A computed fold for a 108-nucleotide RNA from Fictibacillus enclensis, annotated as SAM riboswitch aptamer (S box leader). The organism belongs to Fictibacillus, within Bacteria.
């Protein structure tokens, strides 16, 4: 890259360095010099590893919990909204579901 599987309306700084952008792509909407994008300390969570405790079997799977030491991740706006389908409503609008994407563990 690509395939599986799982999660995405919850959480998290009035820090420092840094200088203009950024919110995956398009259309909206938005945030930014009262400082963007990047690193950096800091934090939030708890996917996996590592810990207890059960079940079930002979490969290890799979519940539950508790900590956060390792591994990654996040740290405006619901994954900021829509974009395909269905459904409800006279409309505005709403709700499911999908399509894309992201993130973690596996597998090629």
């Nucleotide at each position: 890259c690509u395939c599986u599987u799982a999660u995405c309306c919850a959480g998290a700084g009035c820090g420092g360095c840094g200088g203009a952008g950024g919110g995956a792509a398009a259309g909206g909407c938005c945030c930014u010099a009262u400082g963007a994008a990047g690193c950096c300390c800091g934090g939030c969570a708890a996917c996996c590893u590592a810990c207890a405790g059960g079940c079930a079997u002979a490969u290890u799977g799979c519940c539950u919990g508790a900590a956060a030491a390792g591994g990654u991740g996040c740290u405006a706006c619901u994954a900021c909204c829509u974009g395909c389908a269905g459904g409800a409503g006279a409309a505005a609008u709403c709700c499911u579901g999908g399509a894309u994407g992201a993130u973690a563990a596996g597998a090629g």